[in-house]
Context: one part of a larger RNA
Molecule: large-subunit ribosomal RNA, domain IV
Organism: Pseudomonadota bacterium
């Protein structure tokens, strides 16, 4: 110098991202204990006292000695209460600086965020606001249930049966959940269009028995040309075809969406209103510089000597908003933020102590 510890003048958070850490409180009796509130709580709130020994006597509760008294004589009843343990208070003493004398053993209080709550999680950087979760709500499933696993056979759902099961969103409780069905998605959908396989076969292709014909030859053939039946094969129109789609409706706790510009009230501002342009409607209640505000340290209040944080409001919401919920809320949280009191070597500003290591030697 490094680690673990320990004590510290005066000051106390001036440290620092930030009271990280470390002090500080702490156990039990006893008084007392606020706002709020879902009346359960908040609470151990908060604050305040007592706490060792020794004498010494009082009450109580438990056992129940020896004697005593009954009587059916028993391992009987009843009364009385010594002696023992043990709680509870009373009085008087005694000693330290100090009596939960060690050790173990809550700091406290005020404001705000987010999640209601106990819970669950990244085994080895994240315990949280995330994940679950009671409740809310939509859908899908009538049982060989709808989902699901599995190539199958079969299993699970369930030896269940719609007060059941799946699935998807919300997340206790209050008080609430606007407008918009033009796209998408889903449910419905009488007519009608569009439309696969299949059906169907007018229509045409190809091949050739045969016919007509050219040239060789005397014929019998042979070699070409053009028509061309049956049969066989290829193409194949009309017409008849289902789901879907198009076509109508309906649907938002279905995916989703919820404007612009101009003008206006006798001072100025503002704009209740008025006109227009666009569109399926143009954003309601509530809540707002927010976990969301860019401009931005908005603006005023508050707290401070001094505040980019914090709190309470304003509202021109760059770019809140209603179950990707809205906005509130008592309790709850090793949760985030802000203060304040208490306490402290976090600091100013270092000191000394103790162990262990570094360091020299072996």
């Nucleotide at each position: 110098c490094c680690c673990u510890c320990g004590u510290u003048a005066a000051g106390g958070a001036a440290c620092u991202c930030g009271g990280c850490a470390a002090a500080a409180u702490a156990g039990c009796c006893c008084c007392g204990u606020a706002a709020c509130u879902u009346c359960g709580g908040a609470a151990g709130a908060a604050g305040g006292g007592g706490u060792g020994c020794c004498c010494u006597g009082g009450a109580g509760u438990g056992u129940g000695g020896c004697g005593c008294a009954u009587c059916u004589c028993g391992c009987a009843u009843g009364a009385c209460g010594a002696g023992c343990a043990c709680u509870c208070g009373g009085g008087g003493g005694c000693c330290g600086c100090a009596g939960u004398g060690a050790a173990a053993g809550g700091g406290c209080a005020g404001g705000g965020g987010c999640g209601a709550c106990u819970g669950u999680c990244u085994a080895c950087c994240a315990a949280a606001a995330a994940c679950a979760c009671a409740g809310g709500u939509c859908u899908c499933u009538g049982c060989u249930a709808a989902g699901g696993c599995g190539c199958a056979a079969g299993c699970c759902u369930a030896a269940g049966u719609a007060u059941a099961g799946g699935g998807g969103c919300u997340g206790a409780c209050g008080c609430c959940u606007g407008u918009c069905c033009g796209g998408u998605g889903c449910c419905a959908u009488a007519c009608g269009g569009u439309u696969a396989a299949g059906g169907g076969g007018a229509a045409g292709g190809g091949u050739u028995c045969g016919g007509c014909u050219g040239c060789a030859g005397c014929a019998a053939u042979g070699u070409g040309g053009c028509c061309a039946a049956a049969g066989c094969u290829c193409u194949g129109a009309a017409c008849c075809g289902a789901a879907g789609c198009c076509u109508u409706g309906g649907u938002g706790a279905a995916c989703g969406a919820c404007g612009g510009c101009u003008c206006u009230a006798a001072c100025c501002a503002u704009g209740a209103g008025a006109g227009u342009c666009c569109u399926a409607u143009g954003g309601u209640a509530g809540c707002g510089a927010a976990a969301u505000u860019c401009c931005u340290c908005g603006u005023c209040g508050g707290a401070u000597a001094a505040u980019a944080c914090c709190c309470g409001a304003c509202c021109c919401g760059c770019a809140c908003g209603a179950a990707a919920g809205g906005c509130g809320u008592a309790a709850c949280g090793a949760u985030c933020c802000c203060u304040g009191c208490a306490c402290u070597g976090u600091c100013u500003c270092a000191a000394c102590g103790a162990g262990g290591g570094a360091c020299u030697c072996g």